[in-house]
RNA sequence: GCCUCGGUAGCUCAGACUGGUAGAGCGUUGCCUUGGUAAGGCAAAGGUCGAGAGUUCGAUUCUCUCUCGAGGCA
Numbered sequence: 001g002c003c004u005c006g007g008u009a010g011c012u013c014a015g016a017c018u019g020g021u022a023g024a025g026c027g028u029u030g031c032c033u034u035g036g037u038a039a040g041g042c043a044a045a046g047g048u049c050g051a052g053a054g055u056u057c058g059a060u061u062c063u064c065u066c067u068c069g070a071g072g073c074a
Base pairs, nucleotide, nucleotide: 001073002072003071004070005069006068007067010026011025012024013023020057028044029043030042031041032040050066051065052064053063054062
């Protein structure tokens, strides 16, 4: 330099194919339960979906550029 894959909640990831309210598990907080803890149950908070631009009534999703990471080729 070229190719492929990836960046989404504190962590690990799904969702993208087929554009239409952003989700799960773990974790955190509160409550219930207990003599107390653990386990269990209920609820809540937590996201400029890596950055910018384009297309569109509407973009996490499609297109382009950039950036970061992993792998491959040279």
A computed fold for a 74-nucleotide RNA from a Nanobdellati archaeon, annotated as transfer RNA.